[in-house]
Context: one part of a larger RNA
RNA sequence: CUGGGCGUAAAGCGCGCGUAGGUGGUGCGCCAAGUAGAAUGUGAGGAUUCCAACCGCUCCCCUGCCCCCCUGUCUGGCAAGCUAGAGUACGGUAGAGGGUGGUGGAAUUUCCUGUGUAGCGGUGAAAUGCGUAGAUAUAGGAAGGAACACCAGUGGCGAAGGCGACCACCUGGACUGAUACUGACACUGAGGUGCGAAAGCGUGGGGAGCAAACAGGAUCAGAUACCCUGGUAGUCCACGCCGUAAACGAUGUCAACUAGCCGUUGGAAUCCUUGAGAUUUUAGUGGCGCAGCUAACGCAUUAAGUUGACCGCCUGGGGAGUACGGCCGCAAGGUUAAAACUC
Numbered sequence: 001c002u003g004g005g006c007g008u009a010a011a012g013c014g015c016g017c018g019u020a021g022g023u024g025g026u027g028c029g030c031c032a033a034g035u036a037g038a039a040u041g042u043g044a045g046g047a048u049u050c051c052a053a054c055c056g057c058u059c060c061c062c063u064g065c066c067c068c069c070c071u072g073u074c075u076g077g078c079a080a081g082c083u084a085g086a087g088u089a090c091g092g093u094a095g096a097g098g099g100u101g102g103u104g105g106a107a108u109u110u111c112c113u114g115u116g117u118a119g120c121g122g123u124g125a126a127a128u129g130c131g132u133a134g135a136u137a138u139a140g141g142a143a144g145g146a147a148c149a150c151c152a153g154u155g156g157c158g159a160a161g162g163c164g165a166c167c168a169c170c171u172g173g174a175c176u177g178a179u180a181c182u183g184a185c186a187c188u189g190a191g192g193u194g195c196g197a198a199a200g201c202g203u204g205g206g207g208a209g210c211a212a213a214c215a216g217g218a219u220c221a222g223a224u225a226c227c228c229u230g231g232u233a234g235u236c237c238a239c240g241c242c243g244u245a246a247a248c249g250a251u252g253u254c255a256a257c258u259a260g261c262c263g264u265u266g267g268a269a270u271c272c273u274u275g276a277g278a279u280u281u282u283a284g285u286g287g288c289g290c291a292g293c294u295a296a297c298g299c300a301u302u303a304a305g306u307u308g309a310c311c312g313c314c315u316g317g318g319g320a321g322u323a324c325g326g327c328c329g330c331a332a333g334g335u336u337a338a339a340a341c342u343c
Stems, first nucleotide, its partner, number of pairs: 004314003007297002012311001014195004021188003025082002029078003033075002037069001041065002046059002049056001085185001086182004090177004097171007104148001109143007119130002156163002200241006209235002214230004252310006260288012272275001292299002316343003325336004
């Protein structure tokens, strides 16, 4: 390499868009590059003559290749079509999809004022801490920041990350209905490019609560921890970077086919007994379950079943996702990625 694999044993890129490439619906016509068929030539060499070598004579096979002829099945090319894939127009529907601006009410904290007096906090128990300079509690007022109880649901939306108070504006997608239109415009996608939680970084703001680091009090043999009292970065905003996660369904994307039953979300149709209705269908989202698959667990129309197209990835453990080099980054580091040696 072939073969074999990728839910959990090694292995699906975090997720899109998309270039080259690969693959590609349906009926006819033309071409004949590939494919299929026939024939000619050539072809490393081999056989025979008792073993071996040589000479001579004679003969034959072959992975293949060249030329020519034929066919028009399939792939391909050209040309004109079709509508079942894909898309557009029109009418509806649901939604924490995204962005910007504004508004609101609980609660924590701080400050001011009143009442009020000796404790409050905290814990397994305490102590550090706060408090007679009047705390905690309670009532009224003010400030400021962050997050939005109930609704809330194996509910919804989004490609993924993710998204949850309310209102307005801008904006993406999905589903659905009946017609009309375009006419294969499609699928995948090496490179490329964009998005991408948290933490972290840069500049400037902001800072209520929480809280790495740090300080103190406990505990303990010790405690650089778990518990407690404090507390700075950070958490928040704007702009720019970083580009990683158990980025998980540990399951790539697209398409087709293959028993059912029960929920739930959004639409549509039909039926009547007009209801908290029934049935059918469709797009999601869940539970079970047959065939089949699987090492088993389990999966099972949302497949891990049966197939096809394309991409990515794996090849014993450690060394090691490391070294060196390249590229990227302000840095932290990321990405690509070995070997010696060892079992």
Molecule: small-subunit ribosomal RNA, central domain
Organism: Pseudomonas sp.